[in-house]
RNA sequence: GGAGGGUAGCUCAGUGGUAGAGUUCAUGCCUAGCAUGCACGAGGUCCUGGGUUCAAGCCCCAGCACUUCCA
Repeated sequence: GGAGGGUAGCUCAGUGGUAGAGUUCAUGCCUAGCAUGCACGAGGUCCUGGGUUCAAGCCCCAGCACUUCCA
C1' cells in the first nucleotide's frame, strides 16, 4: 500500500421500517439425585464521530483497534 469483517459473555445471522438464532447463564418442570430433555427468562449505546433519508445495524465519509495479502 490492497482486501475483509467489527451486532448479546462466546460463535454468527440480519440487502432502509420496533435487533435475532445457537451456545452460555438464571428459574421452573422432569429425576431418589445428577446428566439429557422441555418450558420460560435475563443479557445489546449494533466499534467511534459525522453525512444522506420521513426513517440507518444496513447507504456514504473520516477515524480506531483487529485479520489477511503484497512490498